[in-house]
RNA sequence: GGAGUAGGGCAGAUGAUCGCUGGUCCCAUCUUUACAGGUGGGGCGGGAGGAAAGUCCGGGCUCCACAGGGCAGGGUGCUGGAUAACGUCCAGUCUCGGUGACGAGAAGGAAAGUGCCACAGAAAACAGACCGCCCCGCUUCGUGCGGGGUAAGGGUGAAACGGUGAGGUAAGAGCUCACCAGUUCCGGUGGUGACAUCGGAAGCUAGGUAAACCCCACCCGGAGCAAGACCAAAUAGGAGAGCGAUCGAGGGCGGCCCGUCCGAGCUCUCGGGUCGGUUGCUUGAGCUCAUCGGUAACGGUGAGCCUAGAGGAAUGAUCAUCGCCCCGUCGUUGGCCGAAACCAGGGCGGGGAACAGAACCCGGCUUAUGACCUGCUCCAGAU
Numbered sequence: 001g002g003a004g005u006a007g008g009g010c011a012g013a014u015g016a017u018c019g020c021u022g023g024u025c026c027c028a029u030c031u032u033u034a035c036a037g038g039u040g041g042g043g044c045g046g047g048a049g050g051a052a053a054g055u056c057c058g059g060g061c062u063c064c065a066c067a068g069g070g071c072a073g074g075g076u077g078c079u080g081g082a083u084a085a086c087g088u089c090c091a092g093u094c095u096c097g098g099u100g101a102c103g104a105g106a107a108g109g110a111a112a113g114u115g116c117c118a119c120a121g122a123a124a125a126c127a128g129a130c131c132g133c134c135c136c137g138c139u140u141c142g143u144g145c146g147g148g149g150u151a152a153g154g155g156u157g158a159a160a161c162g163g164u165g166a167g168g169u170a171a172g173a174g175c176u177c178a179c180c181a182g183u184u185c186c187g188g189u190g191g192u193g194a195c196a197u198c199g200g201a202a203g204c205u206a207g208g209u210a211a212a213c214c215c216c217a218c219c220c221g222g223a224g225c226a227a228g229a230c231c232a233a234a235u236a237g238g239a240g241a242g243c244g245a246u247c248g249a250g251g252g253c254g255g256c257c258c259g260u261c262c263g264a265g266c267u268c269u270c271g272g273g274u275c276g277g278u279u280g281c282u283u284g285a286g287c288u289c290a291u292c293g294g295u296a297a298c299g300g301u302g303a304g305c306c307u308a309g310a311g312g313a314a315u316g317a318u319c320a321u322c323g324c325c326c327c328g329u330c331g332u333u334g335g336c337c338g339a340a341a342c343c344a345g346g347g348c349g350g351g352g353a354a355c356a357g358a359a360c361c362c363g364g365c366u367u368a369u370g371a372c373c374u375g376c377u378c379c380a381g382a383u
Stems, first nucleotide, its partner, number of pairs: 001379008010370001012322007020047002023044009049355001053366002056364005061224004073220005078092005093107001094105004108215002113213002115209003130154002132150007162180006181205001183202008228279004238270006250262004286305008324352007333344003
């Protein structure tokens, strides 16, 4: 220098002007006995994220259901730990990928049972005879036909029922033996454990597939802040009480009386629901720092802090200066004694700054996205 790999924090800063939103204080005004509230104005300080996103998991909270147990259904699936919980995280084991740093794993059971295994191939699972090899019989003597044996050799396939050698045999074969690999069982050692490692025995070898049914172990009630709680209008309807139809309730004719016209309902109270309003609402598995325990995830203790709460939904816009990145240009400084080139730094000019917007709250995962910094690995070059 190039290529890669793992991780970390950040998400421009300051000021001015004009706004928006909610908090608090003050003023004016309206309503009210008062508390308090409405409207308008002013001061002060607060106002998105690392993903606020997808709504995919897990919990808190709320209501409904619920003695206990089981079935069905769903989920998870190496081991140990963390946690409120998890399909998350941490540490490890095994297998696989990479030269390596490092990464990935839907990683229980296929010698419980059932099913399936395309194409090719003779045969795809208590195996199987296409070619070849061997034996027997027939023979037109062409190694032709028929019967049987054989999984060593060829060929097919992703996969053909261990491998090598020797014995054995008509030819062969774990048929037998030695060594090797693998499986199961038993035992020793190390480890909490997954597992690692060592020794022995057995049978003579056991295919794959459980993101196929299934078996085993563990976990799981449902719906969601449009949850839920409180206040509560008009109209309609419900319940109760009172008054009323010639002894005329009530209403119209500008307020009252008379008068006149209409006239069978009218008034009050209670309770439920709707419109609407308030609450739930942000002090919480909280944040920062220090310290202790732990490899770590995380936990304990102490001190300090309060950090959006809107509701068709605020958190914005403009300007200036500085910082960052990129490009062009200049050439006094340094790497390097001198020159060129390169790099770093400097001067001037121009341009750029991503993804994206809280909606009850947390813990995760996934996806989107900008520039920067650090550790490590491999390759190449120079000294």